Predicted 3D model of a 503-nucleotide part of an RNA (small-subunit ribosomal RNA, 5' domain) from an uncultured bacterium. Its Rfam family is "Bacterial small subunit ribosomal RNA". The full RNA is in RNAcentral, with records from ENA, Greengenes and SILVA.

Context: one part of a larger RNA
RNA sequence: GGAUGAACGCUGGCGGCAUGCCUAAUACAUGCAAGUCGAACGAGAGACCUUCGGGUCUCUAGUGGCGAACGGGUGAGUAACACGUAGGGAACCUGCCCGCGCACCGGGAAUACGCUCUGGAAACGGAGAACAAAUCCCGAUGUACAGGAAGGAGGCAUCUUCUUUCUGUGAAACAUCCUCUAGGGGAUGGGGCGCGGAUGGACCUGCGGUGCAUUAGUUUGUUGGCGGGGCAGCGGCCCACCAAGGCGACGAUCAGUAGCCGGCCUGAGAGGGCGGACGGCCACAUUGGGACUGAGACACGGCCCAAACUCCUACGGGAGGCAGCAGUGGGGGAUAUUGCACAAUGGGGGAAACCCUGAUGCAGCGACGCCGCGUGGGCGAAGAAGUAUUUCGGUAUGUAAAGCCCUAUCAGCAGGGAAGAAGAAAUGACGGUACCUGAGUAAGAAGCACCGGCUAAAUACGUGCCAGCAGCCGCGGUAAUACGUAUGGUGCAAGCGUUAUCC
Numbered sequence: 001g002g003a004u005g006a007a008c009g010c011u012g013g014c015g016g017c018a019u020g021c022c023u024a025a026u027a028c029a030u031g032c033a034a035g036u037c038g039a040a041c042g043a044g045a046g047a048c049c050u051u052c053g054g055g056u057c058u059c060u061a062g063u064g065g066c067g068a069a070c071g072g073g074u075g076a077g078u079a080a081c082a083c084g085u086a087g088g089g090a091a092c093c094u095g096c097c098c099g100c101g102c103a104c105c106g107g108g109a110a111u112a113c114g115c116u117c118u119g120g121a122a123a124c125g126g127a128g129a130a131c132a133a134a135u136c137c138c139g140a141u142g143u144a145c146a147g148g149a150a151g152g153a154g155g156c157a158u159c160u161u162c163u164u165u166c167u168g169u170g171a172a173a174c175a176u177c178c179u180c181u182a183g184g185g186g187a188u189g190g191g192g193c194g195c196g197g198a199u200g201g202a203c204c205u206g207c208g209g210u211g212c213a214u215u216a217g218u219u220u221g222u223u224g225g226c227g228g229g230g231c232a233g234c235g236g237c238c239c240a241c242c243a244a245g246g247c248g249a250c251g252a253u254c255a256g257u258a259g260c261c262g263g264c265c266u267g268a269g270a271g272g273g274c275g276g277a278c279g280g281c282c283a284c285a286u287u288g289g290g291a292c293u294g295a296g297a298c299a300c301g302g303c304c305c306a307a308a309c310u311c312c313u314a315c316g317g318g319a320g321g322c323a324g325c326a327g328u329g330g331g332g333g334a335u336a337u338u339g340c341a342c343a344a345u346g347g348g349g350g351a352a353a354c355c356c357u358g359a360u361g362c363a364g365c366g367a368c369g370c371c372g373c374g375u376g377g378g379c380g381a382a383g384a385a386g387u388a389u390u391u392c393g394g395u396a397u398g399u400a401a402a403g404c405c406c407u408a409u410c411a412g413c414a415g416g417g418a419a420g421a422a423g424a425a426a427u428g429a430c431g432g433u434a435c436c437u438g439a440g441u442a443a444g445a446a447g448c449a450c451c452g453g454c455u456a457a458a459u460a461c462g463u464g465c466c467a468g469c470a471g472c473c474g475c476g477g478u479a480a481u482a483c484g485u486a487u488g489g490u491g492c493a494a495g496c497g498u499u500a501u502c503c
Stems, first nucleotide, its partner, number of pairs: 001503004006499005013373005019366002021331001026329003030326003035066003040063002043060007073284003083208006092201002097197006105139004115128005144169011174189007210256001217247003222244004227239003259281004263274004286307005309320004337363001339362003345359001346357004376406004386397004410444001413438004420430001447492005452473003458487005468475002
């Protein structure tokens, strides 16, 4: 000198864009943050219409489907194939989406809701009888797929591929609408199997990035083999048996520190430091463990167990998890609103209308940062007054003020008023915002640090080794350009200084 997620002191006009718990991964009151589908299904209640047959609409819980594994948060753990980069597979999975091929037959009861009885303070249940439908459940069929056998071709060991044969493995004949007709046809959506694609994921390997030797030995499923189990798949991943190996001064192991990267800061570069915001990956969700469901989790707002803590209780027993958005206590030098809207973008569900969305879009607060603008412009010497100083003549403040003329950026007032909305129309939280026009007053808007040398800028008074200053050298003991105040000056400016940290 530059930089910062900064803090503190003094000061503070406006706007734009960014940014804001770095500490206690501390504890959390309250509200919201994941639902949706009646075009899968039956039931109940209500309202309306009714030709009294019934029909239409709304709501409720339930069965069923999809989603809830995304999005959002945090960085505790992790020195590791976690990350980055370059590769590998003859060792893998992949819902929704796309392409191609094939197929779509038959049957069934159980149970929820509701009802009755009943336990409990509650949370939540228990029993009984009868009962519903389905895209619920079961069976058959095999284009094909998987496995075995035989034969052929190929390759890089296991193998890959083609033909034949044997065994095993499916479906929702669904829903809405249109049409002619009385049984078909069509549209939309959905469903099954197989192959392929896309997307997403899992696995393996080389290399790379850290401080300590005042840590020198370490390891027993440990290292390898054979056989098996398990897995989507390879593998000591797990198990039985066998062998005694594996790692290590090219730093193993132990303990310490730390999420990694794209990047950011600095620097001419090499390098050094950092990893906040944004983007990618990873890990975690009070602490520890476990599985279930599912295409996908060992699952932040799911389940079970244990522990600590908090709350309710009728003492028998129950409930909870903000490192989601706000917000509260606490910690701290220190970090914001219990806001508006789904209008846009995106996500989930739905055929759609639409519903949900603290993602997101916006607004609020903070000079925390960067950038821009303003606090007026021109003329104006009687060099006014005041103030400071003085050798008492003057000198400085100083064209500065006053005065005259002008302008209106910003703020304030009045009028108009968007784009963002995609579209035939309707639909805007922001917002009567941005922006435009007009009227009109210099009015409402300057401070902070420094002035001995380094280092731009000096005089007076007070003080008298006191009070104090100080980054270093050093000032102060009676004329202090170094302390305090005043006047003047210098620097930067809505900021200026100080402190902390990095280069």